The RNA shown here (transfer RNA) has 75 nucleotides and comes from Crenalkalicoccus roseus. The prediction has a mean pLDDT of 82. NCBI's taxonomy places the organism under Bacteria, Pseudomonadota, Acetobacterales, Roseomonadaceae, Crenalkalicoccus. It matches the Rfam family "tRNA". It is annotated as a transfer RNA. Gene Ontology term of the family: triplet codon-amino acid adaptor activity.
RNA sequence: GCCGGGCUAGCUCAGCGGUAGAGCAGCCGAUUCGUAAUCGGCAGGUCGGGGGUUCAAAUCCCCCGCCCGGCACCA
Numbered sequence: 001g002c003c004g005g006g007c008u009a010g011c012u013c014a015g016c017g018g019u020a021g022a023g024c025a026g027c028c029g030a031u032u033c034g035u036a037a038u039c040g041g042c043a044g045g046u047c048g049g050g051g052g053u054u055c056a057a058a059u060c061c062c063c064c065g066c067c068c069g070g071c072a073c074c075a
Base pairs, nucleotide, nucleotide: 001071002070003069004068005067006066007065010024011023012022013021018055026042027041028040029039030038048064049063050062051061052060
């Protein structure tokens, strides 16, 4: 340099046009003699950044950044 995959909640991930979710962690409560167990609830997001298309974009298109892998180059 070229090709492919990835970036979404604190962590691990789902969602691939109809306006964002789960598990765990956190907080509150219930239960219990008690608890790290069990049950219920609450909170938590500029969907990597910018632009475009669309009535509508995490999702499609373009540019850029970062991570992982492969290939090439290394006179």